Predicted 3D model of an 80-nucleotide RNA (c-di-GMP-I riboswitch aptamer) from a Bacillota bacterium.

RNA sequence: GUGUUGCAAAGGCAAACCAGUGGUGACACUGGGACGCAAAGCCUCAGGUCUGUCUAAUGGCAGAUGGCUGGGUUGCUGCC
Numbered sequence: 001g002u003g004u005u006g007c008a009a010a011g012g013c014a015a016a017c018c019a020g021u022g023g024u025g026a027c028a029c030u031g032g033g034a035c036g037c038a039a040a041g042c043c044u045c046a047g048g049u050c051u052g053u054c055u056a057a058u059g060g061c062a063g064a065u066g067g068c069u070g071g072g073u074u075g076c077u078g079c080c
Base pairs, nucleotide, nucleotide: 003079004078006076012037013036017032018031019030020029021028022027035067041073042072043071045070046069047068048065049064050063051062052061053060054059
């Protein structure tokens, strides 16, 4: 450095749900809580889904989701 792994060691993150706060909303943040995750670290580039708005409609625009898929990028341990 590449591939692979999470058996071992050290750990990490945190679904649903509950409380508070913000938001028109999807949802986010904080605390509690663990369903799970080898990147469930980060990034909306492509697609999907969801929200708001416009349109007769196809669709357009703005946003959300990185724990939907792909992609980009960075990281710990072991083995080869």
Its mean pLDDT, the model's own confidence on a scale to 100, is 84. NCBI's taxonomy places the organism under Bacteria, Bacillati, Bacillota.